[in-house]
RNA sequence: GGGGCCAUAGCUCAGUUGGGAGAGCACUGCCUUUGCAAGGCAGGGGUCGCCGGUUCGAGCCCGGCUGGCUCCA
Numbered sequence: 001g002g003g004g005c006c007a008u009a010g011c012u013c014a015g016u017u018g019g020g021a022g023a024g025c026a027c028u029g030c031c032u033u034u035g036c037a038a039g040g041c042a043g044g045g046g047u048c049g050c051c052g053g054u055u056c057g058a059g060c061c062c063g064g065c066u067g068g069c070u071c072c073a
Stems, first nucleotide, its partner, number of pairs: 001072007010025004019056001027043005049065005
């Protein structure tokens, strides 16, 4: 320098048919306990890496950039 894959909640990741933004763990409150843990119930938390484009509508499609992993030289 070139090819491929990845970037979504604090962490690990789903969402790939373009129309609802989600799960588990973690966090907060309540119940249960003498107390802790475990368990149950409820709740908070996201400019979907950045900039543009297409579209009535983009996490999803297109272009560029940044970062990570990997292969070739």